The RNA shown here (c-di-AMP riboswitch aptamer (ydaO/yuaA leader)) has 136 nucleotides and comes from Scopulibacillus daqui.
Rfam family: c-di-AMP riboswitch aptamer (ydaO/yuaA leader). Rfam links the family to the GO terms cyclic-di-AMP binding and regulation of gene expression.
RNA sequence: UUCCAAUGAUCGCUGAGUCCAUUUUUGGAACGGGGGAACCAUCGGAAAGAUUUCCUGGGGUGAAACUUAUUUAGUCGGGCGACUCUUGCCGUCCGAACCCGUCAGCUAACCUCGUAAGCGUGGUAGGAGAGAGAAG
Repeated sequence: UUCCAAUGAUCGCUGAGUCCAUUUUUGGAACGGGGGAACCAUCGGAAAGAUUUCCUGGGGUGAAACUUAUUUAGUCGGGCGACUCUUGCCGUCCGAACCCGUCAGCUAACCUCGUAAGCGUGGUAGGAGAGAGAAG
């Protein structure tokens, strides 16, 4: 000097998942999700054929979908590359998982729920803005 690993702090990333108060147990704010009128929209799916049979039916959070030869690739969607936002290029990664339980379209009032978990990048050009330092 370089590389690897572990631990701690600071900082940062995905995500709604943070902050404040406090009698330390609960509240409040903020952010996020679900249910829920009118109006509008819609009338589970398949087979048979006129009345029956069969079906993991239907729905939610999330970017996590479609097609394919289903290993792979394409289209499309999502994230990261450190002051913030935005546009372009380049590089790189992800396209899972879980839940409700036969039931829920939208939806004002209203009702209700969550505030977890997991990680560690260091490219570039333009525009707008913010901040810091030095000199006078």